[in-house]
RNA sequence: GGGGGCAUAGCUCAGCUGGGAGAGCACAACGUUCGCAACGUUGGGGUCGAGGGUUCGAAUCCCUUUGCCUCCACCA
Numbered sequence: 001g002g003g004g005g006c007a008u009a010g011c012u013c014a015g016c017u018g019g020g021a022g023a024g025c026a027c028a029a030c031g032u033u034c035g036c037a038a039c040g041u042u043g044g045g046g047u048c049g050a051g052g053g054u055u056c057g058a059a060u061c062c063c064u065u066u067g068c069c070u071c072c073a074c075c076a
Base pairs, nucleotide, nucleotide: 001072002071003070004069005068006067007066010025011024012023013022019056027043028042029041030040031039049065050064051063052062053061
């Protein structure tokens, strides 16, 4: 330098036919208990890496770009 992959909640991830932003764990409150743990119920939390474009509508399609992983090439 070239190809491919990944980036979504505090963490691990799903969502790829373009229309609801979600799950588990964690966190908070409440219930059960003398208390803790465990369990149950409810709740808070996200500019979907960034910028732009297409579209009535974008996490999803297109362009540019940042970081990480990986393969190839080059230099030494």